Context: one part of a larger RNA
RNA sequence: UUGGGUGUAAAGGGUGCGUAGACGGAUUAGCAAGUUGGCUGUGAAAUCCCCCGGCUCAACUGGGGAACUGCAACCAAAACUGUUAGUCUUGAGUACUGGAGGGGAAAGCGGAAUUCCUAGUGUAGCGGUGAAAUGCGUAGAUAUUAGGAGGAACACCGGUGGCGAAGGCGGCUUUCUGGACAGUUACUGACGUUGAGGCACGAAAGUGUGGGGAGCAAACAGGAUUAGAUACCCUGGUAGUCCACACCGUAAACGAUGAAUACUAGGCGUAGGUAGGUAUAAACUAUCUGUGCCGGAGCAAACGCAAUAAGUAUUCCACCUGGGAAGUACGACCGCAAGGUUGAAACUC
Numbered sequence: 001u002u003g004g005g006u007g008u009a010a011a012g013g014g015u016g017c018g019u020a021g022a023c024g025g026a027u028u029a030g031c032a033a034g035u036u037g038g039c040u041g042u043g044a045a046a047u048c049c050c051c052c053g054g055c056u057c058a059a060c061u062g063g064g065g066a067a068c069u070g071c072a073a074c075c076a077a078a079a080c081u082g083u084u085a086g087u088c089u090u091g092a093g094u095a096c097u098g099g100a101g102g103g104g105a106a107a108g109c110g111g112a113a114u115u116c117c118u119a120g121u122g123u124a125g126c127g128g129u130g131a132a133a134u135g136c137g138u139a140g141a142u143a144u145u146a147g148g149a150g151g152a153a154c155a156c157c158g159g160u161g162g163c164g165a166a167g168g169c170g171g172c173u174u175u176c177u178g179g180a181c182a183g184u185u186a187c188u189g190a191c192g193u194u195g196a197g198g199c200a201c202g203a204a205a206g207u208g209u210g211g212g213g214a215g216c217a218a219a220c221a222g223g224a225u226u227a228g229a230u231a232c233c234c235u236g237g238u239a240g241u242c243c244a245c246a247c248c249g250u251a252a253a254c255g256a257u258g259a260a261u262a263c264u265a266g267g268c269g270u271a272g273g274u275a276g277g278u279a280u281a282a283a284c285u286a287u288c289u290g291u292g293c294c295g296g297a298g299c300a301a302a303c304g305c306a307a308u309a310a311g312u313a314u315u316c317c318a319c320c321u322g323g324g325a326a327g328u329a330c331g332a333c334c335g336c337a338a339g340g341u342u343g344a345a346a347c348u349c
Stems, first nucleotide, its partner, number of pairs: 003321004007303002012317001014201004021194003025088007033081002035077004040072003049065006091191001092188003095184004103177007110154001115149007125136002162169002206247006215241002220236004258316006266294011298305002322349003331342004
């Protein structure tokens, strides 16, 4: 490389948008590049294969045939691919109507709690643990009452419930704004799918500048524990956690399951809509979209998956090919740095 694979054995890119490319609905007519048939030319000889012959045989060699599966021109066919022109509506999109939502951004507001400050009451303890001690407290703590400051997070509702491409999103109100869904079937008429590069987004930690700092808390200090204890436990505590702007670009970024389309028994929930039903209600029935559980065929090494497939098929992308060395070295690119991306070999089992 081929083949075979990628939930858990090696292997799905963190996610989206999209360029090139690859692939692509129904139908009519033309063309004839691919395709198919025919014919002509060429495809040197030798070699290979078959038959016959010559050296006593063979190797070797002479003759004949076949073959050289290719290329080019010409003639023809028009199903399929392609292409040109036209038509269509089921794919895709637009419009209108309607409801659902922690989707996003900004501004404002609210209550509970922690901490701190001030004042009152009050007195000897508080705190903490397995037990203690460090620590706080007669300069009046803890407790309790009132007032104030400030920051961060939003109990209950809350739900294998909702929304988002993923990361993720939860107090309330307003403004701006994205997407999905259902219904109508009016409009466009294949406008589609995937997507190497590319661009954008991307938890936490970390970085830069300037703010902010209540609680928590790497580092650090002290007290314990212990043979030791650079830990687990306790008392403190700085970066950080928060905000603005800019970087970083990684995660068990997980459903460890790429995207899209079609098809393939059922049953039970739940969220949003619509139609029927009814009393304008509820139940119930049907249906579409999501989200769960169970289960048949089938698949699977087994576990299990099973219309939200790991089933049956097609298209496109990414990735794997024994373990270690190693996600290391070197080089290149990116980054302020930390580091990231790409990514070997010797050697060894």

Model confidence (mean pLDDT): 88 of 100. This is a predicted structure of a 349-nucleotide part of an RNA (small-subunit ribosomal RNA, central domain) from an uncultured bacterium.